The RNA shown here (transfer RNA) has 73 nucleotides and comes from a Candidatus Helarchaeota archaeon. Its Rfam family is "tRNA". Gene Ontology term of the family: triplet codon-amino acid adaptor activity. Model confidence (mean pLDDT): 83 of 100. RNAcentral holds the sequence, with entries from ENA. NCBI's taxonomy places the organism under Archaea, Promethearchaeati, Candidatus Helarchaeota.
[in-house]
RNA sequence: GCCGGGCUAGCUCAGUUGGAAGAGCGUUGCACUGGUAAUGCAAAGGUCCCGGGAUCGAAACCCGGGUCCGGCU
Numbered sequence: 001g002c003c004g005g006g007c008u009a010g011c012u013c014a015g016u017u018g019g020a021a022g023a024g025c026g027u028u029g030c031a032c033u034g035g036u037a038a039u040g041c042a043a044a045g046g047u048c049c050c051g052g053g054a055u056c057g058a059a060a061c062c063c064g065g066g067u068c069c070g071g072c073u
Base pairs, nucleotide, nucleotide: 001072002071003070004069005068006067007066010025011024012023013022019056027043028042029041030040031039049065050064051063052062053061
């Protein structure tokens, strides 16, 4: 330098015919208990890496950039 893949909640990751952003774990509150743990219920938590474009509408499609991983030279 070239090619491929990844980037979404604090962490690990889903979300592919474009149509209101999710799960598990964690955190907080409540219930339960003599008190914890476990369990159950609820809640908080997100500029979907950044910028631009096409579209009525983008996490998703197109272009450029960043970063991580792998490969080639």